[in-house]
RNA sequence: CGGGGUGUAGCACAGCUUGGUAGUGCGCUUGGUUCGGGACCAAGAGGUCGUGGGUUCAAAUCCCGUCACUCCGA
Numbered sequence: 001c002g003g004g005g006u007g008u009a010g011c012a013c014a015g016c017u018u019g020g021u022a023g024u025g026c027g028c029u030u031g032g033u034u035c036g037g038g039a040c041c042a043a044g045a046g047g048u049c050g051u052g053g054g055u056u057c058a059a060a061u062c063c064c065g066u067c068a069c070u071c072c073g074a
Base pairs, nucleotide, nucleotide: 001073002072003071004070005069006068007067010026011025012024013023020057028044029043030042031041032040050066051065052064053063054062
């Protein structure tokens, strides 16, 4: 320098193909249970979907640029 992959909640990830309410598990908070804790049960909080633009009635999803990490080639 050229090409590919990944980026979504504190952590690990799904959802992208086929645009239409942002989810799962663990963790966290509150309550129940217990002498107390753990486990279990119930409820809840937590997200500008890396970032900037475009298309569209509508974008995590499609298009273009860009950043970080990573792989391959030179």
This is a predicted structure of a 74-nucleotide RNA (transfer RNA) from an Oscillospiraceae bacterium. Rfam family: tRNA. Its family is annotated with triplet codon-amino acid adaptor activity in the Gene Ontology. Rfam classes the family as a transfer RNA. The source organism's lineage runs through Bacteria, Bacillati, Bacillota, Eubacteriales and Oscillospiraceae.